[in-house]
């Protein structure tokens, strides 16, 4: 230089033949304790990696771009 796969919350990872995104595990409050730590409850946390395009609506469908990984060369 070509392929082909991944990119969702700190952090690991699901999810939808398009229809307002969730699980663990952390994080903070509460309750349980003499007090931890187990445990139960609740919250808070995401422009679904960018950029354009399709559609009445794109985390999903097309297209570049960028990064991470494998494969040819």
């Nucleotide at each position: 230089g070509c392929u082909g796969u991944u990119g969702u919350a700190g952090c690991a990872c699901a999810g939808u033949c398009g229809g307002u995104a969730g699980u663990g595990c952390g994080u903070c409050g509460c309750a349980u304790u003499g007090g931890u730590a187990g445990u139960g409850c609740g919250g808070a946390g995401g422009u679904c990696a960018c950029g354009a395009g399709u559609u009445c609506g794109a985390u999903u469908c097309u297209c570049g771009u960028c990064a991470g990984c494998a494969g040819c060369u």